This is a predicted structure of a 68-nucleotide RNA (nadA riboswitch) from a soil metagenome.
Rfam family: nadA riboswitch. A reference for the family is Huang et al. (2020), "Structure and ligand binding of the ADP-binding domain of the NAD(+) riboswitch", RNA. Rfam classes the family as a small RNA.
The RNAcentral record of the sequence draws on MGnify.
[in-house]
RNA sequence: GGCUUCAACAUCCCCGCUGGUUGGGCGCGUAGAAGUUGCAAACGACGCGCAGUGAACCAACUGGAGCC
Numbered sequence: 001g002g003c004u005u006c007a008a009c010a011u012c013c014c015c016g017c018u019g020g021u022u023g024g025g026c027g028c029g030u031a032g033a034a035g036u037u038g039c040a041a042a043c044g045a046c047g048c049g050c051a052g053u054g055a056a057c058c059a060a061c062u063g064g065a066g067c068c
Base pairs, nucleotide, nucleotide: 001068002067003066004065005064006063007062013054014052016061018059019058020057021056022055023053025050026049027048028047029046030045
């Protein structure tokens, strides 16, 4: 210098840290269809936002171990 592997530290256990992608959850807003006396709810679409999202993947970094 390169590669592989692990997360000790943690207010049960799991979770090293930052950023990104896909999906999931929650909140707010907007438009629309059916139906209809009238109205709302629910579902889905779009936009914005939130977060320990116990989901996965990628990159760099921290620390430990091993190999070339």